[in-house]
Context: one part of a larger RNA
RNA sequence: GGAUGAACGCUGGCAGUAUGCUUAACACGUGCAAGUCGGACAGGAAGUGGUGUUUCCAGUGGCAGACGGGUGAGUAAUGCGUAAGAACCUGCACUUGGGAGGGGAACAAUAGCUGGAAACGACUGCUAAUACCCCAUAGGCUGAGGAGAAAAAGGAGGAAUCUGCCCAAGGAGGGGCUCGCGUCUGAUUAUUUAGUUGGUGAGGCAAUGGCUUACCAAGGUGAUGAUGAGUAGCUGGUCCGAGAGGAUGAUCAACCACACUAGGACUAAGACACGGCCCAGACUCCUAUGGGAGGCAGUAGUGGGGAAUUUUCCGCAAUGGGUGAAAGCCUGACGGAGCAAUGCUGCGUGAAGGCAGAAGGCCCACAGGUCAUGAACUUCUUUUCUCGAAGAAGAAAAAUGACUGUAUCUGAGGAAUAAGCAUCGACUAACUCUAUGCCAGCAGCCGCAGUAAGACAGAGGAUGCAAGCGUUAUCC
Numbered sequence: 001g002g003a004u005g006a007a008c009g010c011u012g013g014c015a016g017u018a019u020g021c022u023u024a025a026c027a028c029g030u031g032c033a034a035g036u037c038g039g040a041c042a043g044g045a046a047g048u049g050g051u052g053u054u055u056c057c058a059g060u061g062g063c064a065g066a067c068g069g070g071u072g073a074g075u076a077a078u079g080c081g082u083a084a085g086a087a088c089c090u091g092c093a094c095u096u097g098g099g100a101g102g103g104g105a106a107c108a109a110u111a112g113c114u115g116g117a118a119a120c121g122a123c124u125g126c127u128a129a130u131a132c133c134c135c136a137u138a139g140g141c142u143g144a145g146g147a148g149a150a151a152a153a154g155g156a157g158g159a160a161u162c163u164g165c166c167c168a169a170g171g172a173g174g175g176g177c178u179c180g181c182g183u184c185u186g187a188u189u190a191u192u193u194a195g196u197u198g199g200u201g202a203g204g205c206a207a208u209g210g211c212u213u214a215c216c217a218a219g220g221u222g223a224u225g226a227u228g229a230g231u232a233g234c235u236g237g238u239c240c241g242a243g244a245g246g247a248u249g250a251u252c253a254a255c256c257a258c259a260c261u262a263g264g265a266c267u268a269a270g271a272c273a274c275g276g277c278c279c280a281g282a283c284u285c286c287u288a289u290g291g292g293a294g295g296c297a298g299u300a301g302u303g304g305g306g307a308a309u310u311u312u313c314c315g316c317a318a319u320g321g322g323u324g325a326a327a328g329c330c331u332g333a334c335g336g337a338g339c340a341a342u343g344c345u346g347c348g349u350g351a352a353g354g355c356a357g358a359a360g361g362c363c364c365a366c367a368g369g370u371c372a373u374g375a376a377c378u379u380c381u382u383u384u385c386u387c388g389a390a391g392a393a394g395a396a397a398a399a400u401g402a403c404u405g406u407a408u409c410u411g412a413g414g415a416a417u418a419a420g421c422a423u424c425g426a427c428u429a430a431c432u433c434u435a436u437g438c439c440a441g442c443a444g445c446c447g448c449a450g451u452a453a454g455a456c457a458g459a460g461g462a463u464g465c466a467a468g469c470g471u472u473a474u475c476c
């Protein structure tokens, strides 16, 4: 000098735009953050004089809930970055070729009865389906005979037709796996390893593989730093620097890991699953003491910690996501508003004229000098400000705008509403007086102050930056 997710002190007019718990991965009251489908299904309720139509609903069933959103605890390599590879999977969407024949038995809901304080159940009987099961059929596996395994579902409509289902093949996109190289510190850490290294058989997986297991062999790693220890999410990037390079990893984007702590599987195309399940633990809450409920590192918000970080706001109008044939519904993603000079950028706090060089302050050699064209005064202007009129784009026009009567535009008024902070011994731009008297104090370094202090304190003046200016912290 530059930089910051900054904080503190003094001060503070506006606009645009970005950013905002770096600390306790500490604990959380309350609301909301993942639903949707009646065009899969029997049933109930409302409405209608009745039928039909219509609306709503707990349940069975389908899809979604593995995305989106958060955090960085762990992890020095099962990670990331980059370049390759072969032994794999893939719901929805796309392309292509076939198929959808025949039958059956249940379980919820509901009804009855009944247990419990509650959470939630037990028993008996009935019932539908795009829920479940069986038979047939096709391709497929095997060297052969053979053996074993193995698909289906309808719905809407008057119809045309639309949509859904099963099997097989393909590509796309996504995911799993392997490997070369690179990836912090220290040797005051030198050896380490028994499923360990390799083989054979078997098992297992979507798939390769000590992934697992029985047997056999005794290997494998390491001063090119193994092992253990400490620290740490990695990258695109960001800051500094002429570069080499150093530091860093907030916001945004990609990958990884985690979801009270530890473990486990279930379902599924996909999870070992933040707002799913089971067990254990710590903590909190309810209880009739028998037993139950919970998980903000989602969004707001609270306590606590801290130098320190915002509203328990509006809307699904846009973009995107889930579901649905659709209308639609849901969406704290997102779009917006609010708060904060936290940063960056822009604008303003007036402009022109004005010497009798006014009053006043300060200095003085008492002549005067300076603050100073500064003020007053004259003539203008209205960015801002106040009040009023009009008023978008963002919307894909048939309809639909949270923001918002916002941006913008136009009229009136009147210089009106708007300047501070630090410094002035040298480095370093800017000097005098008064007071103090090694005191009080200053200080980044050298140092200053003991009676003439340009260095402390006040005043006048000056210099620098400016809605900011200084200080502190950290990096180059």
Stems, first nucleotide, its partner, number of pairs: 001476004006472005013347006019340002021305001026303003030300003035063003040060002043057004070258003079183004084178002088175003094170006101135004111124002114121002142146001154163003184230002192220002196218008233255001235253002237248004260281002263278002283294004311337001313336003319333001320331004350380004360371004385413004390408001394403001420465005425446001427444001431460004441448002
Predicted 3D model of a 476-nucleotide part of an RNA (small-subunit ribosomal RNA, 5' domain) from Pinus lambertiana. NCBI's taxonomy places the organism under Eukaryota, Streptophyta, Tracheophyta, Euphyllophyta, Pinus subgen. Strobus. The RNAcentral record of the full RNA draws on SILVA.